[in-house]
Context: one part of a larger RNA
Molecule: large-subunit ribosomal RNA, domain VI
Organism: Sumerlaeia bacterium
RNA sequence: CGCAGGAGUUUUGAGGAGGUUUGUCGAUAGUACGAGAGGACCUCGAUGAACGAACCUCUGGUGUUCCGGUUGUGCCGCCAGGUGCAGCGCCGGGUAGCUAUGUUCGGUUCGGAUAACCGCUGAAAGCAUCUAAGCGGGAAGCCGGCUCCAAGAUAAGAACUCCCUGGUUCCUUCGGGAGCCCUGAAGACCCCCCGGAGACUACGGGGUUGAUAGGCCGGAAGUGGAAGCACAGUAAUGUGUGGAGCUGACCGGUACUAAUAGGUCGUGAGG
Numbered sequence: 001c002g003c004a005g006g007a008g009u010u011u012u013g014a015g016g017a018g019g020u021u022u023g024u025c026g027a028u029a030g031u032a033c034g035a036g037a038g039g040a041c042c043u044c045g046a047u048g049a050a051c052g053a054a055c056c057u058c059u060g061g062u063g064u065u066c067c068g069g070u071u072g073u074g075c076c077g078c079c080a081g082g083u084g085c086a087g088c089g090c091c092g093g094g095u096a097g098c099u100a101u102g103u104u105c106g107g108u109u110c111g112g113a114u115a116a117c118c119g120c121u122g123a124a125a126g127c128a129u130c131u132a133a134g135c136g137g138g139a140a141g142c143c144g145g146c147u148c149c150a151a152g153a154u155a156a157g158a159a160c161u162c163c164c165u166g167g168u169u170c171c172u173u174c175g176g177g178a179g180c181c182c183u184g185a186a187g188a189c190c191c192c193c194c195g196g197a198g199a200c201u202a203c204g205g206g207g208u209u210g211a212u213a214g215g216c217c218g219g220a221a222g223u224g225g226a227a228g229c230a231c232a233g234u235a236a237u238g239u240g241u242g243g244a245g246c247u248g249a250c251c252g253g254u255a256c257u258a259a260u261a262g263g264u265c266g267u268g269a270g271g
Base pairs, nucleotide, nucleotide: 001152005163006162007161008160009159010158011157015149016148017147018146021049022048023047024046025045026044027043033038051106052105053104054103055102059100060099061098062097066093067092068091069090070089071086072085073084074083075082076081110144111143112142117137118136119135120134164270166181167180168179169178170177171176182268187265188264189263190262191207192206193205194204195203212258213257214256215254216253217252218251219250221247222246223245228241229240230239231238232237
């Protein structure tokens, strides 16, 4: 820009893409078959491999925004207690998120038309012949079926819902058009608070008729027993107060803070 008024929501599916793998074991059955050795078709079931998708309950990894231990040194006047720097100084753990080696799931079944091939009926050609007319069966392959995208599918689809029902002057091919005044809808955007959305953009949520983010409160979870004080010990240290103190992203709540205020686009009924 188009989809002959504008908008919101939900969709149909032309078309396209993806997927399509396979082993072993058990039963049938030591049956059919075979002198024996050996050893099935068919059918049913179980369990794997690789590959793929999703996810984080479990097992782990990471987790320089969490907790603890600890070395050297500087500083906070000193003690105590902290803090800076040293690869996060080093070390032990670890929430959310992300993640695989972890977890769950997938290929199947099924329908149709076929290939080689196997047939039925059957003439040309009194026979024979799967073929000439006609009719069946038959593949991991083909077309569907499954998953995803999808109406710029210009053949531009469908459904539901919402919105706009002014005045005047001129021109007119009488369909309408132009100017001025009034009006400015539904809705969208700007702007702002944000997001397991994200390079930007886009997408999604929210904007006081509000739980969108922060803060605060409670919880979960992590760390692992704070400081101070008391007690024991000459002391290092230990014990008690006390599963203590601290705590990022997690869950729930709560308007305390910030989403204030405002602007722009979009029109006036449409063969």